Annotation:
The part of an RNA shown here (small-subunit ribosomal RNA, central domain) has 348 nucleotides and comes from an uncultured prokaryote.

[in-house]
Context: one part of a larger RNA
RNA sequence: CUGGGCGUAAAGGGUGCGUAGGUGGUUAUAUAAGUCAGGUGUGAAAUCCCAGAGCUCAACUUUGGAAUUGCGCUUGAAACUGUAUAACUAGAGUUUUGUAGAGGGUGGUGGAAUUUCCAGAGUAGCAGUGAAAUGCGUAGAUAUCGGAAGGAACACCAGUGGCGAAGGCGGCCACCUGGACAAAAACUGACACUGAGGCACGAAAGCGUGGGUAGCAAACAGGAUUAGAUACCCUGGUAGUCCACGCCGUAAACGAUGAGAACUAGACGUUGGGGGGGUAACCCUUUAGUGUCGAAGCUAACGCGUUAAGUUCUCCGCCUGGGGAGUACGGCCGCAAGGCUAAAACUC
Numbered sequence: 001c002u003g004g005g006c007g008u009a010a011a012g013g014g015u016g017c018g019u020a021g022g023u024g025g026u027u028a029u030a031u032a033a034g035u036c037a038g039g040u041g042u043g044a045a046a047u048c049c050c051a052g053a054g055c056u057c058a059a060c061u062u063u064g065g066a067a068u069u070g071c072g073c074u075u076g077a078a079a080c081u082g083u084a085u086a087a088c089u090a091g092a093g094u095u096u097u098g099u100a101g102a103g104g105g106u107g108g109u110g111g112a113a114u115u116u117c118c119a120g121a122g123u124a125g126c127a128g129u130g131a132a133a134u135g136c137g138u139a140g141a142u143a144u145c146g147g148a149a150g151g152a153a154c155a156c157c158a159g160u161g162g163c164g165a166a167g168g169c170g171g172c173c174a175c176c177u178g179g180a181c182a183a184a185a186a187c188u189g190a191c192a193c194u195g196a197g198g199c200a201c202g203a204a205a206g207c208g209u210g211g212g213u214a215g216c217a218a219a220c221a222g223g224a225u226u227a228g229a230u231a232c233c234c235u236g237g238u239a240g241u242c243c244a245c246g247c248c249g250u251a252a253a254c255g256a257u258g259a260g261a262a263c264u265a266g267a268c269g270u271u272g273g274g275g276g277g278g279u280a281a282c283c284c285u286u287u288a289g290u291g292u293c294g295a296a297g298c299u300a301a302c303g304c305g306u307u308a309a310g311u312u313c314u315c316c317g318c319c320u321g322g323g324g325a326g327u328a329c330g331g332c333c334g335c336a337a338g339g340c341u342a343a344a345a346c347u348c
Base pairs, nucleotide, nucleotide: 003320004319005318006317007302008301012316014201015200016199017198021194022193023192025088026087027086028085029084030083031082033081034080035077036076037075038074039073040072041071042070049065050064051063052062053061054060091191092188093187094186095185096184097182098181099180103177104176105175106174107173108172109171110154115149116148117147118146120144125136126135162169163168206247207246208245209244210243211242215241216240220236221235222234223233258315259314260313261312262311263310266293267292268291269290270289271288272287273286274285275284276283277282297304298303321348322347323346330341331340332339333338
């Protein structure tokens, strides 16, 4: 390299958009580049193979054949692929009418709760733990009532519910905005799938500048525990958590399962549409999701099973014993932290 693989053994890129490339629906005609057939030229000799011959045999030598699976030219074939032209509607898309939704962005707004402050009333404790202590409190705390401030998060509804490409998204209202689905009609007429590079998005933590800071809380301090306790428990508490703008680009970024298409028994739920029956509850049917159990089949087993890990096709990514190592060196990116790419010696 071929091959064999990628849920859990090594292996699916974090996710999307999309360039080149690869692949590509139905029909007709033409063409003949690929493809197939015939002819012809060439494919040196030796070697290899086959049938003979010569050294007493053999090795060896030698004659003839075959082979040289290739390439050029030429004559044809036209199913398939390609190309050109014409057409089609089953893929894809557009329009119309609706439906559901924590999809995204901006602005506003609401109540509960915590904390702090002010005022009342009130007295000796409060808080905390396995038990305590540090801490708070006679300078009047805690508990209680009234008022104010401010920040953050949105109880119930809430659901193997919904939406989103993924990360993710949850009080309410308005505006701007993306996608999905359903039902019919009309239109475009293959406009498609995948996608190396590339571009964009990308939890948390972290970084820069400026704000904000109620609660929580790395670091840190104190109290305990303990042989010790740089911890677990307790009292405090700063970055941070929040906002704006700009970076970072990683996660068990997981369904540990790439995207798209076709085919292959069912059963029971559930969410959103359409149609039918019924007064209604509900029932039947169809469609897009989302779950559970399971035929065949697959799998080393576990399990998967129309949402496949079944049977096939197209395209991309990745793996090739453990350690060394996702490291060194170099390069690119970053303010830094670091990220991406990525070895070898040696060793078992």
The RNAcentral record of the full RNA draws on ENA.